[in-house]
């Protein structure tokens, strides 16, 4: 350089063919339980979906460029 995969919550990841509130687990905070701690249970907070543009009535989702990470290849 070429090809492929990926970037969504603090971390690990879902999100199907564009549409009504963007989710799970872990972690965190509170409550409950306990003599107490942990575990289990309940609740809550936490996201301008890598950046910029385009298409569309409407984009996390489709298209283009760029940035970053991983793999293959020369």
């Nucleotide at each position: 350089g070429g090809c492929g995969g990926g970037g969504u919550a603090g971390c690990u990841c879902a999100g199907c063919u564009g549409g009504u509130u963007a989710g799970a687990g872990c972690a965190u905070a509170g409550c409950a339980c306990u003599c107490a701690u942990a575990a289990c249970g309940c609740u809550a907070a936490g996201g301008c979906c890598g950046u910029g543009g385009g298409u569309c009535c409407g984009a996390u989702u489709c298209c283009c460029a760029c940035c970053c990470c991983c793999g293959c290849u020369a």
This is a predicted structure of a 74-nucleotide RNA (transfer RNA) from Candidatus Kuenenbacteria bacterium CG08_land_8_20_14_0_20_37_23. The source organism's lineage runs through Bacteria, Bacteria candidate phyla and Candidatus Kueneniibacteriota. The sequence was found in a public genome assembly. It matches the Rfam family "tRNA". It is annotated as a transfer RNA. Rfam links the family to the GO term triplet codon-amino acid adaptor activity.